[in-house]
Context: one part of a larger RNA
Molecule: small-subunit ribosomal RNA, central domain
Organism: Cycas panzhihuaensis
């Protein structure tokens, strides 16, 4: 390279949009292409094959065969281009509709903490047990008041929404997408997508705010042979907000995206209808066929097919070195070899 593969053995890009490229509905016309026929010409002679004349050697006669090339003519499907149409793919419209989808602003109650005041007196915390710690300078407890920050109990669900990351107190404003019904419009406008662009948890970085709780680092107390831990008392960065960066993750359904086909049954969310049901779009459980090494998957496929993209090719060395690009840095991305088994 080929082949075979990618849920769990090596292997799906974190997710989307989209350029080039690839692939791609139905019917007709024209042109071109490649394909396949018919006919004509040519394919010198010798040679080859068949028949045959004479003959010592050998020299003749007739016919067949001939990949191919040129010209002309025909055919139906296919491919490409142009053109004219179609409606099932895609989209738009109308009428409904569900939602923790996104952004901004405002606002609410419970709780923790701190502070103030009152009551009140000797303990409180904490643990397996303790101690560090707090407390007659009046703690813990209790009542009222105040401040401040962060998170939103019940509802709550195998539920909903979102491309993924993710998303939940309540109200308002702005805004993206979806689903159903009608079939009014448009008329292939589709799909995938190397490069590219954007989004992307947590942690981290920069600048400026904020800081209640909990808490890397860190201090002390325990435990222990030791204990740079697990447990306890404190506690800083960070966690929160604004702006900018970082670009990673068991970014998981460990399952790329799209289209079509294929037994059923039960539950559930949202539509529509003539509503104990039917149907469309989702979310789940169990299973037929089929698939799988097995586990299992099974109309939300890991079944049957097609299109396209990414990736794998024994273990270690190593997702490392060098180099390049990006980054303030941390580091990220791309990515070997020697050697060894």
């Nucleotide at each position: 390279c080929u082949g075979g593969g990618c849920a769990u053995a090596a292997a799906g890009g974190g997710c989307a949009c989209g350029u080039a490229g690839g692939c791609a509905g139905u019917a007709g016309a024209u042109u071109g292409g490649a394909u396949u026929g018919a006919a004509a010409g040519u394919g010198a002679a010798a040679g080859u094959c068949g028949c045959u004349a004479g003959g010592a050697a050998c020299u003749g006669g007739c016919g067949a065969g001939a990949u191919g090339c040129u010209u002309c003519u025909g055919a139906a499907a296919c491919c490409a281009a142009u053109u004219c149409a179609c409606u099932u793919g895609a989209g738009u419209g109308a009428g409904a509709u569900a939602g923790g989808g996104g952004a901004g602003a405002g606002u609410g109650g419970a709780a923790u903490u701190u502070c103030g005041u009152g009551u009140g007196u000797a303990g409180g915390g904490g643990u397996a047990a303790a101690a560090u710690c707090c407390a007659g300078a009046g703690a813990u407890a209790u009542a009222c008041g105040a401040a401040g920050g962060a998170a939103c109990g019940c509802c709550a669900a195998a539920a909903g929404c979102g491309a993924a990351g993710g998303u939940a107190g309540c109200u308002c404003u702005c805004u993206g997408g979806g689903u159903c019904u009608c079939u009014a419009c448009c008329g292939a406008c589709g799909u995938u997508g190397g490069g590219g662009u954007g989004c992307a948890a947590a942690a981290g970085c920069a600048u400026g705010g904020g800081g209640a709780g909990a808490a890397a680092a860190u201090a002390g107390g325990a435990u222990c042979a030791g204990a740079u831990a697990c447990c306890c008392u404190g506690g800083u960065a960070g966690u929160c907000c604004a702006u900018g960066c970082c670009g990673u993750g068991a970014a998981c359904g460990a399952u790329g995206a799209g289209u079509g086909u294929u037994c059923g049954u039960c539950c559930u969310u949202g539509g529509u209808c003539u509503a104990c049901g039917a149907u469309c779009a989702g979310g789940g459980g169990c299973c037929c066929a089929g698939c799988u090494a097995a586990u299992g998957c099974g109309u939300u496929a890991a079944a049957c097919a097609c299109u396209u993209u990414g990736c794998c090719u024994g273990g270690g060395g190593a997702g490392u070195a060098c180099a390049g690009u990006c980054g303030c840095a941390a580091g990220a991305c791309u990515a070997a070899a020697a050697c060894u088994c």